[in-house]
């Protein structure tokens, strides 16, 4: 100090979360020791039991025991019990803190000073006697004492009154002196004594307390008014003392937005935690103060109490009881129950410290000192150290080689902290007291000796044996240090946030390993931090949350120039205070540390006095630059009221006129023959004011527009004069405030919510149409809101320019220049997340106001205020999410735009879709109908050929190291043949054979065990390879530079051009790569060389004919090598690139035709069944062999084809011309047989030689005449042929016979732009044969059409919008239905605290009376009155819980209905308002552009 998380990516805003520290903690796992500290946070709940406050015999009289000395005991008396200890209920207050004051006070014990103590009196407890009562207790009679009580005397520096003087204070007054009068005291005891301890009055001091005051001290305004002893005065009372503290009278005050009152919460402080600090949070332990003592009230005693372990009364509760009455108060220490996540022993001791008492010894002391429990925290120590590689075994993992655990262990040597055993053993801690000595006038002091230890079998020290007694917890996806295997398979589970888990999980569980901390580790809760995320330090408000709709103005805040005074703020040093502890620094003491201790430092603040006077304030004066006023000038839809005007709509009347009008995308409703619409005239009435007119004018905003009149407001300019800071802002307040809406009364032409009808539609509560009411208009009153927007508060100052425009003024040289006030655009600096803003700031400053603090819930609920209502203003919480959001970027998309291309459309030709058949697919069926391919991009596809085989499927029969191959002990030649069983696989039997080599051995065959099998089983979503598609579309990128905070951009866009990102030009780009093109093959032309099997012009021979033969290379051709085409030439256009031309030339012309060739990428496209391959699965089977069956099924649906429907044809006959290819397990000539398929024969050919092989359409001739035919050939019957172990399921071919549908095909749809379509045949692969009409090739014949790019489809580029990025097959809204959650209302019900009213009213206190009572007296008692706790009654407010029912809200899974929003979202959206509708929503009116 930061990090994670919104996005495809980016920047920003903004929340959530994490890493740190702390804790009186709790929980989980674990645990060796010690030191120091802490330990009921909840029920201020209830308490059994014990203890926590007594002491004094030197105040008094007694009692008991004892012969007595003496000891003990209760009572009277004195001191203490107001301290110490506990708790935090109450209290928002002079309670606390701090600083003052008391001239308004008290103070036992203590210190000091100087005095006094004379003389009497009567009682009473104890005790005795005697009653009552269960008890607690209590009555009567009698005796008695005091330091108990009461008079008398004496008495002042006391008190009171009066007179008077001095000093002093801001004042009330205070201090002090004198005089007079009056009043008020006492106690003794011990001792032989000295003396000691006491008593009374007074003064001074000290200590402690009381009272008063300034300042500080939580939250809520959804608490705004409160107050009658209230505020003040006078008299009186009361108190230690001021005071409405109390009382009588008088006055009417006092407090409050600087927050009274009320409600909620809370003991306050020193301090503690955290933080860089400022702050925030906390108040347990220690210290100070306060409050309380079962709850409430009350006083008494006393120096002190309204008294924790005292009293009285009331109440609740508990206990005892003989039922008549009594007793009690752990928030003291232990302890118990209860509550709770949770917090200790019914311990020891007064040895120390402190306290009470006493002359003292001493006694008492749960204060205190110690111990016990407890990892609750902090601190310290240990669990060993060194060596030790065969890198052991084991574990884990593995690519099987290894790696790792790991010097870790074992093993060797060493040490002994700690623990254990034994021994020893302090300090604290020696005072008080006793005795002695010395000093001293006394009091007393010093020294010495003696005595007193809970802790304590302490700490510490020594000795001994022995590595011995001692390690866990959490984590390992990122944040965040640390990774692998197995299991699991969106399950189980994890999770602080993001998020993991759906078969290869570093995220779950386990293991190994690793990391972190360590006697602890983790989790949970809470606080601060990070969070500048409440911002004083230190934030914001155009679009992210946030400027009030606008103005005026009150309080408040802020305020021009200058002089003087003052010294409140401010500043400076000084003094006081700021308790101790804490903190910090330097030291000291425990072995260190924690802990403890000494000294020093520190501290804001407050108080006091002194000084300074720049600034602010205050007072007094002056000024004119701010502000205002007057005069003059010009401008303007500023406002209010009145009057006038024309155009248009509608309606009415009249005329004229005839069949439609109107309306729409198209229609219909509607109007019209009862005469509409259209046209003319007249009339009525209401509303709005065309052109001018403009990012122009005016106004504070809303807003304002025909003309004119009246009244009226504001702003601006120039010059002069006047006032002299009069100013700015503005909470509360007041006024104004579009549209809609409301009330009353008018008015009502148009338009038009609602409504009605017609359309559209799946529906259409809409968009469109026809009507139409409120309303729209006026007056008066209300409402008070809008996207009331510049989404930008007001005022003032400052900071380059350019260019429009409105309206002033000045200068003047015509154009013009200058200077004000407005209003626009573009920009410098600067600012901003960016977009953008930029003198009209969103720049730089000052002042004031308003507002914001994640999204949703919600501008909702409740409360209050306003309103006639609608509703407005103010304005939450529970709950829920990890985002919501702004700007910009790249894509994708749009029922956005522009440009362009393509058999994309159009123009044509031919098809498909109808029929029959073939073939593939779906479906169905089946034992099986193996599997895959499924929009385009599956469906004559994998398959270029399923009868067996293939074959993967089914049924059945078999094998198990297996069907193949290698190594291989052992055996045998190999091999050939026969035979039996069986469906076969297979098994059995027999015969022949007896290898090479001298041998070792080798070849071959069989072959046990074993090692390597095998799988067309799964996953194409683990993969390689290959392939399809977009697409042969023109795109896709990089380096450097530049621009941008960045994602990114630029280049690649632009202007042209091209088939093309092809090329040219321009340009912050310059270059380059993959694509395009070219290079390659083929075809079209020519040449060269070559000339067999091809060719044959010339020569020769020869045939019925024939390159048949000799020969030839001319030609064709073949196979090579070259040439050729490049917009090269010409004309036109153009800057160029290039384009055009029936141009020239040329075989070919603008890419000549065709092919191969397929960028970055997309579709988790296809293929694990071509092959390869990770992982998983099977192993007498999911492997292998065999027989048979199936893949060929068949109601049906679809795709692709073939053949047809016929005369451009069929049939018969005759006849012409190809090319690509194939062939020895082959192609086959020839001849013969057969109607034919084919058979027999066997010539040639391993092929430019022989052969398949006749090409067919075509041409010629004949026939058929429009028919289900001489078309068509399906289907079926019969007979044959061929292949093959085998044609039943299930082959092909031939012949004869049979002769189905079909007469050109609905919606729709496909191909093709030239040697193309169409049409005709030929060949080949696979193959024994063939279901081939398929596929791949070959040649023959050989068209039509393209105006053109509006539209459909696909694509490319640029641009625009976007709420999409899984990218429109996207996103997303609301009702309804279901579950869960919190919440509002609610007839009410229940509780709680509080205030007031009335009734009653204990104890005690105050006042009064005293007449009857008691007492020697003081006085008591009694009676009256007052105050008051509590109780009761009734009403009201507040608050909490609960409540049938009900309202909306949130979340949830894949529900239902629609599709409102995002693109022009298919009717642009949104805001306010009103009405309507299942719902989103629709419509009207006004507004905004987001």
């Nucleotide at each position: 100090a930061g990090a994670g998380u919104u996005u495809g990516a980016u920047c920003c805003u903004g929340g959530c979360u994490c890493a740190g520290g702390a804790u009186g903690a709790a929980c989980g796992c674990u645990a060796g020791c010690g030191g120091c500290a802490g330990g009921c946070a909840u029920a201020a709940u209830a308490c059994a039991u014990g203890c926590a406050a007594g002491g004094c015999a030197a105040g008094g009289g007694g009692g008991u025991a004892g012969c007595a000395a003496u000891a003990c005991c209760a009572c009277c008396g004195c001191c203490g019990u107001a301290c110490g200890g506990g708790u935090g209920c109450g209290u928002a207050a002079c309670a606390c803190g701090u600083a003052u004051g008391c001239a308004a006070c008290a103070u036992g014990u203590c210190u000091u000073u100087a005095g006094c103590a004379g003389g009497g009196g009567g009682a009473u407890a104890a005790c005795a006697u005697u009653g009552c009562g269960a008890a607690a207790g209590u009555g009567a009679u009698g005796c008695u004492a005091a330091u108990a009580c009461c008079g008398c005397a004496u008495a002042a520096u006391a008190u009171a009154u009066a007179u008077u003087g001095a000093u002093u204070g801001c004042a009330u007054g205070a201090u002090u002196g004198a005089u007079a009068u009056a009043u008020u005291a006492a106690a003794g005891u011990a001792g032989c004594a000295a003396u000691a301890c006491g008593g009374c009055a007074a003064a001074a001091g000290g200590u402690u307390g009381g009272c008063a005051u300034g300042c500080g001290u939580c939250c809520g305004a959804u608490u705004a008014g409160c107050u009658a002893g209230u505020u003040g005065g006078u008299g009186g009372g009361g108190u230690a003392a001021a005071g409405g503290c109390c009382u009588a009278c008088c006055a009417a005050g006092g407090c409050g937005a600087u927050g009274a009152u009320c409600g909620g919460u809370a003991g306050g402080g020193g301090a503690a935690c955290u933080g860089a600090g400022a702050g925030g949070u906390u108040a347990g332990u220690c210290c100070c103060c306060c409050a309380c003592a079962c709850u409430g009230g009350u006083a008494c005693u006393g120096a002190g109490a309204u008294a924790c372990g005292g009293a009285c009364c009331a109440g609740a509760c508990u206990c005892c009881u003989a039922c008549g009455g009594g007793a009690g108060g752990c928030a003291g220490c232990a302890g118990u129950a209860g509550g709770g996540a949770a917090u200790a022993u019914u311990g020891g001791g007064c040895a120390a410290u402190g306290g009470a008492u006493g002359c003292a010894a001493g006694u008492c002391u749960g204060a205190c000192c110690c111990a016990g429990c407890u990892a609750u925290g902090c601190c310290g120590c240990g669990u060993g150290c060194a060596g030790g590689a065969a890198g052991a075994a084991g574990g884990u993992u593995u690519u099987c080689g290894g790696a790792u655990u790991g010097u870790a262990a074992a093993c060797u040597g060493c040490u002994u902290u700690u623990g254990c055993a034994c021994c020893u053993g302090a300090a604290a801690a020696a005072a008080c007291c006793u005795g002695a000595u010395u000093a001293u006038g006394c009091g007393u002091a010093a020294u010495c000796a003696g005595u007193u230890g809970c802790u304590g079998u302490u700490a510490g020290g020594g000795u001994g044996a022995g590595a011995a007694u001692a390690a866990g917890c959490c984590a390992c996806g990122g944040c965040u240090a640390a990774c692998u295997a197995c299991g699991u398979g969106c399950c189980a589970g994890c999770a602080g946030c993001c998020g993991c888990g759906g078969u290869a999980a570093u995220a779950c569980g386990u293991a190994g390993g690793u990391g972190g901390c360590a006697a602890g580790c983790g989790u949970u809760g809470u606080c601060c931090g990070g969070a500048u995320u409440u911002a004083u330090u230190g934030g914001g408000u155009u679009u992210a949350a946030a400027g009030g709709g606008u103005a005026c103005g009150u309080a408040g805040g802020c305020g021009g120039u200058u002089u003087a005074a003052u010294a409140a703020g401010u500043c400076a040093g000084u003094g006081g205070u700021a308790a101790a502890a804490u903190g910090c620094a330097a030291g000291g003491g425990c072995u260190c540390a924690a802990c403890u201790u000494u000294u020093g430092c520190c501290u804001a603040g407050c108080c006091a006095a002194u000084g300074a006077u720049a600034c602010u304030g205050u007072u007094a004066g002056a000024c004119u630059a701010g502000a205002a006023u007057u005069a003059c000038c010009a401008a303007a839809g500023g406002g209010u009221a009145g009057g006038g005007g024309g155009a248009a709509u509608u309606u009415g009347u009249g005329g004229a006129g005839u069949a439609g009008c109107g309306g729409u995308g198209a229609a219909a409703u509607g109007c019209a023959u009862a005469g509409a619409u259209a046209c003319c005239a007249c009339a009525a009435g209401g509303a709005a004011c065309g052109c001018c007119a403009a990012a122009a004018g005016c106004g504070a905003a809303g807003g304002c527009a025909u003309c004119u009149u009246a009244c009226u407001a504001g702003g601006g300019g120039u010059u002069a004069a006047u006032u002299g800071a009069c100013g700015c802002u503005a909470a509360u307040g007041u006024a104004c405030g579009a549209a809609a809406g409301c009330a009353u009364g008018g008015g009502g032409a148009u338009c038009a919510a609602a409504c009605a009808g017609g359309a559209u539609u799946a529906g259409a509560u809409a968009c469109c149409c026809u009507g139409g009411u409120a309303g729209u208009c006026c007056a008066u009153g209300c409402u008070g809101u809008a996207a009331a927007c510049g989404a930008u508060g007001g005022u003032a100052a400052c900071u380059a320019g350019a260019u429009g425009u409105u309206u002033g003024c000045c200068u003047a040289u015509u154009a013009a220049g200058g200077u004000g006030a407005g209003u626009g655009u573009c920009c410098a600096a600067g600012c901003g997340a960016a977009a953008g803003c930029g003198a009209u700031a969103a720049g730089u400053u000052a002042c004031c106001c308003a507002c914001c603090u994640g999204g949703g819930g919600a501008g909702u609920a409740c409360g209050c205020c306003g309103g006639c209502a609608a509703c407005g203003g103010u304005g939450a919480a529970a709950c829920u999410c990890a985002a919501a959001g702004g700007a910009a970027u790249u894509g994708a998309c749009g029922g956005g735009g522009g440009u362009c291309c393509g058999c994309a459309c159009a123009a044509g030709c031919g098809g498909u879709g109808g029929a029959g058949c073939a073939u593939g697919u779906g479906g169905u069926u089946u034992a099986a109908u193996u599997c895959g391919a499924u929009g385009a991009u599956a469906c004559g596809c994998g398959a270029g050929g399923a009868a067996c085989c293939u074959u993967a499927c089914c049924c059945g029969g078999g094998c198990u190291a297996g069907a193949a191959u290698g190594u291989g002990a052992a055996g045998g030649a190999a091999u050939a043949a026969u035979u039996c069983a069986g469906a076969g696989a297979u098994g059995g039997a027999u015969u022949a054979g007896u290898c090479a080599g001298c041998a070792a051995u080798g070849a071959c065959c069989u072959g046990a065990a074993a090692c390597a099998a095998g799988g067309u089983g799964c996953u194409g979503c683990a993969u390689g390879g290959c392939u399809g598609u977009c697409g042969u579309c023109a795109g896709c990128u990089c380096g450097u530079g530049c621009c941008g905070u960045g994602a990114g951009g630029u280049g690649u866009u632009g202007g042209g051009u091209u088939a093309a990102g092809u090329c040219c030009c321009g340009c912050a780009a310059c270059g380059a790569g993959c694509g395009c093109a070219a290079c390659c093959c083929u075809u079209a032309c020519c040449g060269a060389a070559a000339g067999u099997u091809g060719c044959c012009a010339a020569c020769a021979g020869g045939u019925a004919a024939a390159g048949c033969u000799g020969g030839g290379g001319a030609c064709u051709c073949u196979a090579u090598c070259g040439g050729g085409a490049c917009u090269g030439c010409c004309u036109g256009c153009g800057c160029a690139a290039g384009c055009a031309g029936a141009g020239a030339g040329g075989a070919a012309g603008g890419g000549g035709g065709g092919g191969a060739c397929g960028a970055u990428g997309u579709c988790a496209a296809g293929u694990c069944a071509u092959c390869a391959u990770g992982g998983c699965c099977c192993u007498u089977a999911c492997g292998c062999c065999c027989g048979g069956g199936g893949c060929u099924a068949c109601a049906c649906a679809c795709g692709u084809g073939c053949u047809a429907c016929a005369a451009u044809g069929g049939u018969a006959g005759a006849u012409a011309c190809a090319g690509c290819g194939g062939g020895u397990c082959g192609c086959u000539a020839u001849a013969c047989a057969g109607u034919a398929a084919u058979g027999u024969u066997g010539u040639g050919c391993c092929a430019a030689u022989c052969u398949c092989a006749c090409a067919a359409a075509g041409u010629c001739u004949a026939u058929c005449a429009u028919a289900g035919u001489u078309c068509g050939g399906a289907u079926u019957g019969a007979g044959g042929g061929c292949u093959g172990c085998a044609a039943c399921u299930c082959g092909c071919c031939c012949u004869c016979a049979u002769g189905a549908a079909g007469c050109u095909g609905g919606a729709a749809u496909c191909g093709c732009u030239a040697g193309u379509a169409a049409u005709c045949g030929c060949g080949u692969a696979u193959c024994a044969g063939c279901a081939a009409u398929g596929a791949c090739g070959c040649g023959g014949u050989g068209a039509a059409u393209a105006c053109g790019u509006u539209c459909c489809c696909g694509g490319a580029c640029c641009u625009u919008g976007u709420a999409c990025a899984c990218a429109c097959c996207g996103c997303c809204c609301g009702u309804c239905a279901a579950g869960c959650c919190a919440u509002g209302g609610g007839a009410g019900c229940u509780g709680g605290g509080u205030g007031g009213a009335c009734c009653u009213g204990a104890a005690g206190g105050g006042g009064g009376a005293u007449u009857a009572g008691c007492g020697a007296g003081a006085g008591c008692g009694u009676c009256c009155u007052u105050u008051u706790a509590g109780g009761g009654u009734a009403a009201a407010a507040c608050u909490a819980g609960u409540g049938a029912c009900u309202g909306g809200g949130g979340c949830u899974a894949a529900g239902u209905c629609g599709u409102a929003a995002c693109a022009a979202g298919g009717u642009a959206g949104c805001c306010g308002u009103a009405c309507c509708g299942g719902a989103a929503g629709g419509u009207g009116c006004g507004g905004c552009u987001g």

This is a predicted structure of a 1490-nucleotide RNA (small-subunit ribosomal RNA) from a freshwater metagenome. The RNAcentral record of the sequence draws on SILVA. The prediction has a mean pLDDT of 84.